Model confidence (mean pLDDT): 77 of 100. A computed fold for a 147-nucleotide RNA from a Bacillota bacterium, annotated as c-di-AMP riboswitch aptamer (ydaO/yuaA leader).
[in-house]
RNA sequence: CAUGGCACAUGGCUGUAUUUACUGAAUUCGGAAAACGGGGGAACCAAUUUUUGGGGUGAAUCGCUGAUUCUAUUCGUGGAGUCAACGUAGGGUAGCUUUGAGCCCGAAUCCGUCAGCUAACUUCGUAGGCGACCAAAGCGUGUUUGU
Numbered sequence: 001c002a003u004g005g006c007a008c009a010u011g012g013c014u015g016u017a018u019u020u021a022c023u024g025a026a027u028u029c030g031g032a033a034a035a036c037g038g039g040g041g042a043a044c045c046a047a048u049u050u051u052u053g054g055g056g057u058g059a060a061u062c063g064c065u066g067a068u069u070c071u072a073u074u075c076g077u078g079g080a081g082u083c084a085a086c087g088u089a090g091g092g093u094a095g096c097u098u099u100g101a102g103c104c105c106g107a108a109u110c111c112g113u114c115a116g117c118u119a120a121c122u123u124c125g126u127a128g129g130c131g132a133c134c135a136a137a138g139c140g141u142g143u144u145u146g147u
Stems, first nucleotide, its partner, number of pairs: 004144005012130003018034003022030001035126006045116001053114001054111004062087002065084008090105004095139006
């Protein structure tokens, strides 16, 4: 220098949810800074549809079927809610990116009648939950073999 092999999750994955210094006996608490993320908020533009309430965070929306409750009824049936199952927009998945396969998720909750976008400005959060299944192409780091 080129090429081949191996490894790249028990300090890793999801998520904004991490780091630093100070106070402090202390791993607690407290406020602070940086970083990341969310909300409110002009002009211009957009929209004029407001109990059929409306809106936010989030991938988490939308359907068919069945059961059940309430309600209307011209007794044919329709509407709304809840539960279950099956799908689905969408999301996650092993160094990084892309593609594919397999697997998993497809929730929950907040505001309180009110918010489009939105510069300045202003405000809030930094949680929780998890733990080994690959293939191809390109790129990177480490290690190793041969020349």
Of the family's consensus pairs, 92% are formed in the model.